[in-house]
RNA sequence: AGGGGCAUGAUGUAAUGGUAACAUAGUGGUCUCCAAAACCAUUCUUCUGGGUUCGAGUCCUAGUGCCCCUG
Numbered sequence: 001a002g003g004g005g006c007a008u009g010a011u012g013u014a015a016u017g018g019u020a021a022c023a024u025a026g027u028g029g030u031c032u033c034c035a036a037a038a039c040c041a042u043u044c045u046u047c048u049g050g051g052u053u054c055g056a057g058u059c060c061u062a063g064u065g066c067c068c069c070u071g
Stems, first nucleotide, its partner, number of pairs: 001070007010024004018054001026042005047063005
C1' cells in the first nucleotide's frame, strides 16, 4: 500500500427492516446472630458522521479503533 472480518449496558452474548433482549455484575430489600447462598425489585446499552426507508442494531457510504491475509 491492497484485500477481508469485527465493533450492542461494567462484562459475556442475542435480536426476519417493526417497542433493543438474556445471563453475570452493580444498587436496594427479604431471609440470617453475622456473612455467603437463595429469592424479590431496580439502574445502565447499538463506535462516530451522512444516506436509503413510513420505520435502521440490521441495508448503503465515509471515518475511527482492533484482528487476520497478501506484498
Predicted 3D model of a 71-nucleotide RNA (transfer RNA) from a Eubacteriales bacterium.
Its mean pLDDT, the model's own confidence on a scale to 100, is 82.
Lineage of the source: Bacteria > Bacillati > Bacillota > Clostridia > Eubacteriales.
It matches the Rfam family "tRNA". The family's RNA type in Rfam is transfer RNA.
It was read from a public genome assembly.